[in-house]
Context: one part of a larger RNA
RNA sequence: GGCGUAUGGGGAAUGCCUAGGCUCUCAGAGGCGAAGAAGGACGUGAUAAGCUGCGAAAAGCUGCGGGGACGAGCACACAUCGAUCGAUCCGCAGAUAUCCGAAUGGGGCAACCCACUAUGUUGAAGACAUAGUACACCGAUAGGUGGGCAAACCCGCUGAACUGAAACAUCUAAGUAGGCGGAGGAGAAGAAAACAAAAGUGAUUCCGUAAGUAGUGGCGAGCGAACGCGGAUUAGCCCAAACCAUUCAUGUUACGGCAUGGGUGGGGUUGUAGGACCACGACAUUCCAUGUACAAGGAACCGGAAGUUACUGGAAAGUGACGCCAUAGAGGGUGAUAGCCCCGUAUGGGCAACAAGUAUAAUGGAUAGUGGUAUCCUGAGUAGGGCGGGGCACGUGAAACCCUGUCUGAAUUCGGCGGGACCAUCCGCUAAGGCUAAAUACUCCUGAGAGACCGAUAGUGAACCAGUACCGUGAGGGAAAGGUGAAAAGAACCGUGAAUAACGGAGUGAAAUAGAUCCUGAAACCAUACGCUU
Numbered sequence: 001g002g003c004g005u006a007u008g009g010g011g012a013a014u015g016c017c018u019a020g021g022c023u024c025u026c027a028g029a030g031g032c033g034a035a036g037a038a039g040g041a042c043g044u045g046a047u048a049a050g051c052u053g054c055g056a057a058a059a060g061c062u063g064c065g066g067g068g069a070c071g072a073g074c075a076c077a078c079a080u081c082g083a084u085c086g087a088u089c090c091g092c093a094g095a096u097a098u099c100c101g102a103a104u105g106g107g108g109c110a111a112c113c114c115a116c117u118a119u120g121u122u123g124a125a126g127a128c129a130u131a132g133u134a135c136a137c138c139g140a141u142a143g144g145u146g147g148g149c150a151a152a153c154c155c156g157c158u159g160a161a162c163u164g165a166a167a168c169a170u171c172u173a174a175g176u177a178g179g180c181g182g183a184g185g186a187g188a189a190g191a192a193a194a195c196a197a198a199a200g201u202g203a204u205u206c207c208g209u210a211a212g213u214a215g216u217g218g219c220g221a222g223c224g225a226a227c228g229c230g231g232a233u234u235a236g237c238c239c240a241a242a243c244c245a246u247u248c249a250u251g252u253u254a255c256g257g258c259a260u261g262g263g264u265g266g267g268g269u270u271g272u273a274g275g276a277c278c279a280c281g282a283c284a285u286u287c288c289a290u291g292u293a294c295a296a297g298g299a300a301c302c303g304g305a306a307g308u309u310a311c312u313g314g315a316a317a318g319u320g321a322c323g324c325c326a327u328a329g330a331g332g333g334u335g336a337u338a339g340c341c342c343c344g345u346a347u348g349g350g351c352a353a354c355a356a357g358u359a360u361a362a363u364g365g366a367u368a369g370u371g372g373u374a375u376c377c378u379g380a381g382u383a384g385g386g387c388g389g390g391g392c393a394c395g396u397g398a399a400a401c402c403c404u405g406u407c408u409g410a411a412u413u414c415g416g417c418g419g420g421a422c423c424a425u426c427c428g429c430u431a432a433g434g435c436u437a438a439a440u441a442c443u444c445c446u447g448a449g450a451g452a453c454c455g456a457u458a459g460u461g462a463a464c465c466a467g468u469a470c471c472g473u474g475a476g477g478g479a480a481a482g483g484u485g486a487a488a489a490g491a492a493c494c495g496u497g498a499a500u501a502a503c504g505g506a507g508u509g510a511a512a513u514a515g516a517u518c519c520u521g522a523a524a525c526c527a528u529a530c531g532c533u534u
Stems, first nucleotide, its partner, number of pairs: 001533009015519001016483002020454002022451007029443002031149002039100003042055003050074002061094006070082003105114003115133007135146004153184001154182005164171001168218001194201002205232005215223002236435003239379001243266010271413001273378004277372004286366005291360004297354001301349003307322005323340002325329001331343003384408008394420001415430005470477002490518001493505004
């Protein structure tokens, strides 16, 4: 020096655990905000640095309800207090709620500075106190509304590139990402100028199928329907106009009015065309809202069954023996594995605010028919057309249909549009106004529950005082870090020592090689002892 064995140090793997996550299900909620939000700053405790709570009424104040013995948060100490005259605690409803922040009296380098008006205090000035004082829109005034924040879902406007095409330009990615605006618990769409095809359907939305079909496509890469069928859910309505009445204005007048325009009310709403108008008939039926009554439900919370003994052990829930309850053998805890020890569970009760729903002679509102056809009405810079684009699965194509930047531009029910160029026949529908629940999408959030999900290099970045420490001028980036023990019983006392270090005794404990750098404690690496060997 090497190898081996043993004992330690070091180190943190592994095992076990879970306080935290992840993904869902069922319910709820789906908003908060000028009555000042979200988010913060600064304060607030006897002592108080942090977190939590709260706001100069400051770990809190008031009322009502619950509850019943301890309490003064995390937080384990000391002091001082409170509480059966019912505290702490829990629920509901209130009060207070500094300053900044949309921030809104003006300003400003957020949490600061400086005003004006009215009233009060003062003899006056100044100062102080209370209230008000932003902008935009609506409204005659009075007054009202908006603004900002918030996870996804939804609608509109705007709108890439990487990429694919094995290059690339049409094309694709994709109307995606991103930007802007807007709304709601959903949003959007929606009651046929629709489909279809010789037969029919009957608003919209969503799912399955049709179907990777028909098509489209440098006919490349790719893109990609519809009809029909099966389901979910179902709901239909209101204006404009004709006509009538009234009112205002203007014009005109023979002062009786008339005409035109505007406002308001009635009327009226469709394709088998309907309505006005004329004639007849009826005043029924059904529904909605408000109020009232009843009322499922609904907070904290309450009752809630049934086990002893012997043994092992530090400890019994284990093992043995003999029992019991069960509308409760879900789950958790307790010194190891407990239906019967504790909290609970099944089940029953409780009740404030609130309240689905039901009833209702009340009040208010809405709601129908038959026939006739002369006249009138039925959405105009619209439909359609040219040019240029876009959307439709459809890239200009034979390209219908929808939208429109620009230029044009009808018809009027004997009307008009569509049925994929176009024409005819036939069929369907009635544009150029509007509203509309459900079935559908999502989850920042609340409650209950689940998992062939993770178990501390995993699972959220974050199990722990984490969007922290730290880095960056900034936008932004972004960690590490869990476990003594059943119980602190957390090592009194003594010794060595300069020592409040460290160690040795002693003591606690089942265990201290469980001693706070604390469960287990692998390997690398280091050391000591012994053996063999060169």
Molecule: large-subunit ribosomal RNA, domain I
Organism: Flavobacterium potami